Large-subunit ribosomal RNA, domain IV from an Acidobacteriota bacterium, 327 nucleotides, folded computationally. The RNAcentral record of the full RNA draws on ENA. Model confidence (mean pLDDT): 88 of 100.

[in-house]
Context: one part of a larger RNA
RNA sequence: UGGGUUGUUCAGGAACUAGGCAAAUUGGCUCCGUAACUUCGGGAGAAGGAGUGCCCGCGCAAGCGGGUCGCAGUGAAACGCGCCAGGCGACUGUUUAACAAAAACACAGGUCUCUGCAAAGUCGAAAACGACGUAUAGGGGCUGACGCCUGCCCGGUGCCGGAAGGUUAAGAGGAGGGGUUAGCCGCAAGGCGAAGCUCUGAAUCGAAGCCCCGGUGAACGGCGGCCGUAACUAUAACGGUCCUAAGGUAGCGAAAUUCCUUGUCGGGUAAGUUCCGACCUGCACGAAUGGCGUAACGAUCUGGCGACUGUCUUGACAACCCGCCCG
Numbered sequence: 001u002g003g004g005u006u007g008u009u010c011a012g013g014a015a016c017u018a019g020g021c022a023a024a025u026u027g028g029c030u031c032c033g034u035a036a037c038u039u040c041g042g043g044a045g046a047a048g049g050a051g052u053g054c055c056c057g058c059g060c061a062a063g064c065g066g067g068u069c070g071c072a073g074u075g076a077a078a079c080g081c082g083c084c085a086g087g088c089g090a091c092u093g094u095u096u097a098a099c100a101a102a103a104a105c106a107c108a109g110g111u112c113u114c115u116g117c118a119a120a121g122u123c124g125a126a127a128a129c130g131a132c133g134u135a136u137a138g139g140g141g142c143u144g145a146c147g148c149c150u151g152c153c154c155g156g157u158g159c160c161g162g163a164a165g166g167u168u169a170a171g172a173g174g175a176g177g178g179g180u181u182a183g184c185c186g187c188a189a190g191g192c193g194a195a196g197c198u199c200u201g202a203a204u205c206g207a208a209g210c211c212c213c214g215g216u217g218a219a220c221g222g223c224g225g226c227c228g229u230a231a232c233u234a235u236a237a238c239g240g241u242c243c244u245a246a247g248g249u250a251g252c253g254a255a256a257u258u259c260c261u262u263g264u265c266g267g268g269u270a271a272g273u274u275c276c277g278a279c280c281u282g283c284a285c286g287a288a289u290g291g292c293g294u295a296a297c298g299a300u301c302u303g304g305c306g307a308c309u310g311u312c313u314u315g316a317c318a319a320c321c322c323g324c325c326c327g
Base pairs, nucleotide, nucleotide: 001323002322003321004320005319006318007317008316009315011313012312015311020308028052029051030050031049032048037042039145053068054067055066056065057064058063069073081306082305083304084303085302086301087300088298089297093105094104109143110142111141112140113139114138115137121129122128146293147292148291149290151223152222153221156220157219158216159215160214161213162212165211166210167209171205172204176200177199178198179197180196183192184191185190224242225241226240227239228238251285252282263279264278265277266276267275
């Protein structure tokens, strides 16, 4: 002199920073006292405040009275920082052993579907599981507590039902055709050609499936455009027209979704691309690929406030360790 670990620090107190990351504050016990909201359990250790040692007396104790020391009495150590608002997920749980713990998975609950028992399903044969169960049971899919709800479209795809017609395989069937040649014709070249063997082969009869006819959305999925119109203007309850299977209902909405966008207005700040409340012009929300709320919960994410601090203004000092320098 540089670094590391630990500790202290005037004044200020987040000005640091992507972000209070880290550190500090808080802390035990007793008493007082505790809001919104709420599923009435909770929220609650809410918040906030007071006390705390030792000695003597009384008392079963809790405690009461008196005395007394220190800067300081949970005298060291162990030992919650708190509050407000919002997103997501109800919750306790589970997970990427060794970069991710989460709004992902699971979950009770909901719903659809399959399965009548030698069940469906799993499975390499067998055995076995399912289950020594029997539809209040078992398998599979989706959703995900609870509250309020869950609209329209069956044209396409899937699934379920139907069986008249069309199409349709193997197979049955065997019309017809080809090869071969006893024989026949021919002077010859060649031609015809039965049976048998052989290569083929039309009509006709042939299931399911498909076509077809219906049903079905908590099945896969989908849920419009243009033009005009009210006695200021603006807007359009209203009208016209084209297309569609049907044109997005409730609720929500610049959102974990909004490109333009730091939208506009309001709140918070001296100042706010974030945040909260509204508006609706939803590029491109939307109803179990669930919609909207929601107390409680969360090593979750976001914004704010208090307290507190060497995060910072801006450094300084100390102990120990390491490197370096000198001896």